[in-house]
Molecule: transfer RNA
Organism: Omnitrophica bacterium RIFCSPLOWO2_01_FULL_45_10b
């Protein structure tokens, strides 16, 4: 340089054909349960869906472009 594929919560990932409050496991706060810890149950906090721009009534999804990171080729 060149192709492909990833980028959503602290961490792991989901999110179907663009559509009606962005979600789950885990962690974390807080309650319950305990003499207490853990563990179980229950609430709740917490998101610029890399980042910009378009296309569309409407974009986490589609389409350019930039950045990071993997992988392949020269």
């Nucleotide at each position: 340089g060149g192709g492909c594929g990833c980028g959503u919560a602290g961490c792991u990932c989901a999110g179907u054909u663009g559509g009606u409050u962005a979600g789950a496991g885990c962690a974390c706060a807080c309650g319950c349960u305990u003499c207490a810890c853990a563990u179980g149950c229950g609430u709740g906090g917490g998101g610029u869906c890399a980042c910009a721009g378009g296309u569309u009534c409407g974009a986490g999804u589609c389409c350019u472009g930039u950045c990071g990171c993997g992988c392949c080729c020269a």